[in-house]
RNA sequence: GGUCGGUUAGCUCAGUUGGUAGAGCGCUUGCCUUACAAGCAAGUGGUCAGUGGUUCGAGUCCACUACCGACCACCA
Numbered sequence: 001g002g003u004c005g006g007u008u009a010g011c012u013c014a015g016u017u018g019g020u021a022g023a024g025c026g027c028u029u030g031c032c033u034u035a036c037a038a039g040c041a042a043g044u045g046g047u048c049a050g051u052g053g054u055u056c057g058a059g060u061c062c063a064c065u066a067c068c069g070a071c072c073a074c075c076a
Base pairs, nucleotide, nucleotide: 001072002071003070004069005068006067007066010025011024012023013022019056026044027043028042029041030040031039049065050064051063052062053061
């Protein structure tokens, strides 16, 4: 330098053909218990990496940028 993949909740990850963003874990409160854990009930969660574009409408499509990873090439 080239090709490809990834970036979504505090963490690990889904998200179909573009049509109001989800799960598990976590966290908070209550019940239960002498108390803790477990269990049960309710609640808590987001500028979808950034900028711009396409579109009536973008997490999703396009361009560029940033960061992470894999492979290839080049130089020494």
Molecule: transfer RNA
Organism: Campylobacterota bacterium